[in-house]
Context: one part of a larger RNA
């Protein structure tokens, strides 16, 4: 480099989107002939290769095919592909009208609880546990009341419900933003999907600086259990968790299932539109998600099944036995942890 399988659970979809080249692309007319078909005509050196022949036979020589898949040149062909031009509305946007949201960023505001201070009342015992004990209490602890600080999450509503590319989002207000469905017409007129680098978000833990610090709580320290218990239980407690502003860049980032577009029975819940019907809260259509269940079909099997893991196209990423190893080197980022790219000897 070709060609062939694969990628839910055996090896294999990048975490997640935007987008460069690049590949790929809707109907309808016309033109062109560049791709493509056929034709014909050059040219594709010799030798070697096949056949026949000639040295008595072989090497080895002669003649004469074939082939050299290609390259040019010209003829015609117009299906499909391309390219130019003209026209469409069905794919994609847009514009007007509604709508549903824990989508984001931000600013204030509120009540439950935890814990602490401060006062009252009141006394001896509290906590903890399988049971203790370490702890805290007569310098007044638990308990209760009132009053105050302070931080951090937001009970009930809450629902295989709702938003969001994913990670993720949950108390109310308010201001600034993103996206979606839905309906009627209208308007642009293929503007489109896909994405090799790249470039941005990316939970938690982690680091830098600077603030916070209530409850939790790695480390550490006791006290228990125990044969030991660097564990699991208790009692305590610092990084951390919070919050600004950088970094990091990974997770079973999972539907363990790439994105997109078409087509293949259906029953039955739920959530947002709309439309008509009436018996005015009901049917019934219809679009747009999110669930069970099931036919054909696929699947090793399990199970999937218009939200496919069916049938089909396109473009992308990934996998080739187990171990060694996602390691070593080396490159690139990162302040560091470490990430990212990624073998091989050997072995079975």
């Nucleotide at each position: 480099c070709u060609g062939g399988g694969c990628c839910g659970u055996a090896a294999a979809g990048c975490g997640c989107a935007c987008g460069u080249a690049g590949g790929c692309g809707g109907a309808u007319c016309g033109a062109u002939u560049a791709g493509u078909u056929g034709g014909u005509g050059g040219u594709g050196a010799a030798a070697g290769c096949c056949c026949a022949g000639g040295c008595u036979c072989a090497a080895c020589c002669u003649u004469g095919g074939a082939a050299c898949u290609g390259c040019c040149a010209u003829c015609a062909a117009u299906a499909c592909u391309g390219u130019c031009g003209a026209u469409c509305u069905g794919g994609a946007g847009c514009a007007u009208a509604g709508u549903a949201g824990a989508g984001g960023u931000u600013a204030g505001u509120g009540g439950a609880a935890u814990u602490c201070c401060a006062a009252g009342u009141g006394u001896a015992g509290a906590g903890g546990u399988g049971a203790a004990a370490u702890u805290c209490g007569u310098a007044g602890a638990u308990a209760u009341u009132u009053g105050g600080a302070g931080g951090a999450a937001c009970a009930c509503c809450a629902g295989u419900g709702g938003c969001g590319a994913a990670g993720g989002c949950g108390a109310c207000u308010g201001a600034c933003u993103g996206g979606g469905c839905u309906a009627u017409u209208g308007c642009u007129g293929a503007c489109g999907c896909u994405g090799a680098g790249g470039u941005g978000c990316g939970a938690a833990a982690g680091c830098g600086u600077g603030g916070g610090g209530a409850g939790c709580a790695a480390a550490c320290a006791g006290g228990a259990u125990u044969a030991g218990a660097u564990a699991c239980c208790c009692u305590g407690g610092u990084a951390g968790u919070c919050c600004a502003c950088g970094c990091c860049g990974u997770a079973a980032a999972c539907g363990a299932u790439g994105a997109a577009u078409g087509c293949u029975a259906g029953u039955u819940g739920u959530u947002g539109g709309c439309a008509a019907g009436u018996u005015u809260a009901c049917u019934u259509g219809u679009c747009a998600g999110u669930g069970a269940c099931g036919c054909a079909g696929u699947u090793a099997a399990c199970a999937c099944a218009u939200u496919a893991a069916g049938c089909a196209u396109u473009c992308c990423g990934c996998c080739u036995g187990g171990g060694g190893a996602g390691u070593a080197c080396g490159g690139u980022c990162g302040c560091a942890a470490g990430a990212u790219u990624a073998a091989a000897a050997c072995u079975c």
Molecule: small-subunit ribosomal RNA, central domain
Organism: uncultured bacterium